[in-house]
Model confidence (mean pLDDT): 81 of 100. A computed fold for a 78-nucleotide RNA from a Thermoproteota archaeon, annotated as transfer RNA. Lineage of the source: Archaea > Thermoproteati > Thermoproteota. It matches the Rfam family "tRNA". By type it is a transfer RNA. Its family is annotated with triplet codon-amino acid adaptor activity in the Gene Ontology.
RNA sequence: GCUCCGGUGGUGUAGUCCGGUCAAGCAUAGGGGCCUCUCGAGCCCCAGACCCGGGUUCAAAUCCCGGCCGGAGCACCA
Numbered sequence: 001g002c003u004c005c006g007g008u009g010g011u012g013u014a015g016u017c018c019g020g021u022c023a024a025g026c027a028u029a030g031g032g033g034c035c036u037c038u039c040g041a042g043c044c045c046c047a048g049a050c051c052c053g054g055g056u057u058c059a060a061a062u063c064c065c066g067g068c069c070g071g072a073g074c075a076c077c078a
Base pairs, nucleotide, nucleotide: 001074002073003072004071005070006069007068010028011027012026013025020058030046031045032044033043034042051067052066053065054064055063
């Protein structure tokens, strides 16, 4: 340098293919409550995220373009 894959709450992930059911699900961590003699466990509730910019569209986490970051492969290596 080229190609491919990925980036979503504090953390780990699903969803992206085929746009709308998603101002986004699950687990864990956090806050509150119930229960319990207490703790733990269990149950219920709450708050919290789509890497950045642009484009297309009535509508973008999702499609397209550029960038940044991470990973893999290839190439170069005077």